[in-house]
Context: one part of a larger RNA
Order: sequence, then C1' cells, then structure tokens
RNA sequence: UUGCAGUUAAAAAGCUCUUAGUCGAACUUCAGGUCUGGCGAGGCGGUCCUCCUCACGGAGUGCACUGUCUUGCUGGACCUUACCUCCUGGUGGUCCUGUAUGCUCUUUACUGGGUGUGCAUGGGAACCAGGAAUUUUACCUUGAAAAAAUUAGAGUGUUCAAAGCAGGCAAUCGCCCGAAUACAUUAGCAUGGAAUAAUAGAAUAGGACGUGCGGUUCUAUUUUGUUGGUUUCUAGGAUCGCCGUAAUGAUUAAUAGGGACGGUCGGGGGCAUUGGUAUUCCGUUGCUAGAGGUGAAAUUCUUAGAUUGACGGAAGACCAACAACUGCGAAAGCAUUUGCCAAGGACGUUUUCAUUGAUCAAGAACGAAGGUUAGGGGAUCAAAAACGAUUAGAUGCCGUUGUAGUCUUAACAGUAAACGAUGCCGACUAGGGAUCGGCCCACGUCAAUCUCUGACUGGGUCGGCACCUUACGAGAAAUCAAAGUCUUUGGGUUCUGGGGGGAGUAUGGUCGCAAGGCUGAAACUU
Repeated sequence: UUGCAGUUAAAAAGCUCUUAGUCGAACUUCAGGUCUGGCGAGGCGGUCCUCCUCACGGAGUGCACUGUCUUGCUGGACCUUACCUCCUGGUGGUCCUGUAUGCUCUUUACUGGGUGUGCAUGGGAACCAGGAAUUUUACCUUGAAAAAAUUAGAGUGUUCAAAGCAGGCAAUCGCCCGAAUACAUUAGCAUGGAAUAAUAGAAUAGGACGUGCGGUUCUAUUUUGUUGGUUUCUAGGAUCGCCGUAAUGAUUAAUAGGGACGGUCGGGGGCAUUGGUAUUCCGUUGCUAGAGGUGAAAUUCUUAGAUUGACGGAAGACCAACAACUGCGAAAGCAUUUGCCAAGGACGUUUUCAUUGAUCAAGAACGAAGGUUAGGGGAUCAAAAACGAUUAGAUGCCGUUGUAGUCUUAACAGUAAACGAUGCCGACUAGGGAUCGGCCCACGUCAAUCUCUGACUGGGUCGGCACCUUACGAGAAAUCAAAGUCUUUGGGUUCUGGGGGGAGUAUGGUCGCAAGGCUGAAACUU
C1' cells in the first nucleotide's frame, strides 16, 4: 500500500495566492491480399493388423504410417507510400545462368524432360569480425547468475514419528540405486515484445536525402628501379556554396484553460460629496408641582422652574420602513444621494493562443469583535467603579450615575460556535415549481395611432442563492441530490484524528511593546 475515519462521536488550516512535490484531454501502421511453417479438433479416404464371408464385400482396432478437405490458435516472408541500419572483408549453404559428365524416359537428331556429380560467373542476409553510426527510459516475457542450512517436495519401514541422507541385493567373492526437483522478492547482465506512461525531433530550416557538381582544410597506405624533397592523382575525415529529389516540413481546437471584444449586473472595493430623523447638550420662550424609575420602591432632578410644549443652534454617532429562506464578495464582511477611480462574475461570440492545467509543504496577502501604542474626537451606549433596591447573603439579575472603550487616522496584534460545525478540482446518478443575472424565441397586453426601445405574459437555455417531494443509493441515527456512485473497497490532490482526563498545561524554539499567538509533551490517573 491492499484497506480506516473527519456534519453531530477524535478529526477540514478563517480565507485566498503561490514555489518545490504529486497528478494531468484526444490524435500518428488501421485494414486487406498472396504464399509458407508449427500445434490441436473434426469429416472423408488409402496402406498395415484382427475378425466374419466361397467370393464380392462388411465390421473392428490403433499414442502404427500416410493423403486430402474444413476449422481454431500461433509464427514467418512478400505486396498495397510501409526498412529489416550502412560499409568492408571472410566462411558455408542454396538458387539462377553457362559448361563438362553419369543414369533414365523421349526424339529422325545432344531434340526435349526428369534426376545426380564437378567447375566458372553472378545474386545477400545464414553468421564471423572490423569500422561508421544509432533518441532515451519505465514496463512485461524468457534465460544465465543468485552459499548452504531453512521452506515446499521426490525417494527411503529411523520399530512408527519428529528426524536422518541414507540404503537395497547377496550372505564366499562382491554388485546396484541414490544424496532429486521447485521457490528464491530489489538491484545488475542478456533476450524478445512495442500496448501503456514519459522523453526527443524540421519553423528565422543552421532540416533530410544524392546518380550530383565545385571550393577550403587535414591525414598518407600503395605505385612511379633505390634514397630524400616538392606537387598531382587516388583513398579517407571535417566543413562551406550551388543544383537536384520530395505530396518537402506547423495534429485537433477538449461541454479543459488563458486572452481579446460586446451589452449588462451587483447593499463588491477606495476617495470625495450629500441627505435624513433620532439622541444629548446649549440659547430664547410658555405653563406649572412634581418629574424619573420600578414587580413595588429608593438613589437622582426640581419654585435658583425640573418634567413637558414651541422656536433656533451645535456635536458626534447611525442609516428605519422598502428588506426577502433576495444580491455581491476569497473569507472577514457590505445598505442615505451623487461623482470619480480601478477591479470582478455570469452571459453572448462561426474571435484568438494551443496544454498554457488541477491541488498544493516552505513562503506571502487579507482577516469580526475585543485588546495595545501615538494623535484626533468624545453625542449615545457602556466593562471597571460608586450608590439605591432585592436577598439568609448579592461582590449579580432590576434601577440611577459613570471611566476605559465604542467613532476616526497611523501602526501592531492574528484569534472566534472565523459554522453549512461539511477541503478544492473533475465526471455520473431524479422529479418539481419558484427566484436572481445574462442570452434566444413567441400569437398577445401597456406606453391615446404605427415604429423603435422598454415593462408585462408564456416557452427555452447557461450560471447563481436556496427550497419542496421522493429514496434506486447512503447512514448509528438525526438526516443527506450529497453526507450517493464504498467489503462489487483505486478519478486527481492537500490537511487533520486514534479512549477520557492531566492539557492546549509544562519545557524548548519562534513571533509580539504587552496581552498573548504558533509549534507542543510526559509522569500520573481512569
């Protein structure tokens, strides 16, 4: 690993990006014909053998010999655009041609045919060994090799057996059979295969080939009587140019992906701008004795005019109704108007590139509330604190005050029941009606008549947030169209868990100003 689990029992990182890693669409010699082997099966015979029969003939038998036909499996050669590498030298076999010569048949006739033997020339693939080169692997097959003991297993009456490698015959000499065989994973060697999975090739041709041609350059064996020098020819490397040959050379365009374009869509983001009422406070003013608050009260405010009404102003927050099982965003999250800025999804497309992709250790960005630092601002609400009640007590619930905070700017921090307690990508499996966004279609209605463009109405189609009904299916069940396609177990990839406590503690490391975060045990106990 085969082969666990992760909604609720332990367990999906808060979310996204991304590198190593892992995984990754389809396509390129299909098919046919001719011939020839091997191994079976069946049919029809023949020879041989046995039996019956006077004979013709018939029956039987055979792991005996053999012919033909059909059929199955398997191997090889050639052809249809199809390579089995090329060159040099050697050896043997066979075939063709020529020639010499036997045998035999035939002919008027060395005329023709068949079959041997010898010689010569020519032809490749049967192997030898030398050179030039060759896309590279994984995988499967077969073989060599792989210490014994062990294991499996053959033989053998240790009296049986576990064992052992012995033993048996003859009983005078002696003789005979053994001490098998299998398995032996990885790596390495050799052999055959070419499906599957990778890899490379010709795009600025610096590409292939050659009966070619011509330069440049290097090497030097032979032969020119000998020795030495130079040069040519010739032979072999390398390299450049020209010419010729060729069907000359770019696979599709994935209900994979990226990009461009088009009209949209959204409470997505940032900056500015603008509006609304409420709250509290202040000012002016009216009338008055209570007002607040509660289960009931009290603390509290109040003739120095509270509460309440009217008018005006200021401040800082917030964004009602519309508001939904609706929208957008990676998540956190996002709701007054308008403008500006860049971004995004879905849809449409007879547009373009052509594998560019999926998921991801390390590493990054964002990340509610609360908290921290330094400014600003401080209306409301309100940890801490104070007081009044309640109460056996109340360090609470209720009430009256009230500081940090709540708002904003600049930085930190990096956690939540950050929840759908449900990773991401891909495929398939079932019926329905709504709804949001785009697109397509349609008799029709409305915009005083038509057209345009919109809004309705009804279909269809992609993509969303959800819902309803069922259960072929799953599940311990609750329930779930995914939590299905799982003992009939394998689509790809990441993370996490292994009884309850001790404990997210101690210690170490690291990050942080701190608070704390990340990583993270054990003893002991049950």